Overview
The RNA shown here (c-di-GMP-I riboswitch aptamer) has 84 nucleotides and comes from a soil metagenome. It matches the Rfam family "c-di-GMP-I riboswitch aptamer". From the family's description: GEMM was predicted in a large-scale screen for bacterial structured RNA regulatory elements.

RNA sequence: GGCAAACCCAGAGAGAUCUGGGGACGCAAAGCCACGGGACUGGCCAGGUAGCGUUUUACCUGGCAAGUCGGCCGGGUUGCCAAA
Numbered sequence: 001g002g003c004a005a006a007c008c009c010a011g012a013g014a015g016a017u018c019u020g021g022g023g024a025c026g027c028a029a030a031g032c033c034a035c036g037g038g039a040c041u042g043g044c045c046a047g048g049u050a051g052c053g054u055u056u057u058a059c060c061u062g063g064c065a066a067g068u069c070g071g072c073c074g075g076g077u078u079g080c081c082a083a084a
Base pairs, nucleotide, nucleotide: 002027003026007022008021009020010019011018012017025071031077032076033075035074036073037072038069039068040067041066043064044063045062046061047060048059049058050057
């Protein structure tokens, strides 16, 4: 020299979340890549619990495909200046 959490403002999205501005808790790859794991979101399917009272509602667990997170971990890849 670089990046920028929470929070605030404006905008995008159904949502997770993202973009811009302000702001700095931190970061030696907090640069880049969703490849493996993980977390999260809504949808569908199956099972369960409760309500309702006859096919619906809420929640939980599992599965499927889709999406989000690189400031959750691993992996891949690239990497500025000065002094000693």
Its mean pLDDT, the model's own confidence on a scale to 100, is 84.